[in-house]
RNA sequence: GGCUUCAACAUCCCCGCGGAUGGGGCCGCAAGGCAUGUGCAUCCGCUGGAGCC
Numbered sequence: 001g002g003c004u005u006c007a008a009c010a011u012c013c014c015c016g017c018g019g020a021u022g023g024g025g026c027c028g029c030a031a032g033g034c035a036u037g038u039g040c041a042u043c044c045g046c047u048g049g050a051g052c053c
Stems, first nucleotide, its partner, number of pairs: 001053007013039001014037001016046007023038001025034003
């Protein structure tokens, strides 16, 4: 350096960090808008471990 895998840290448990997409939620007649843990899925990058090459 590449690949695989994990999240100790957490005011019960789960949750490492940031972002994207789809779905969901809320507001709205609609167009559309919103994000305070969206406790759904997938993907990208990063932090810190472990393993393999």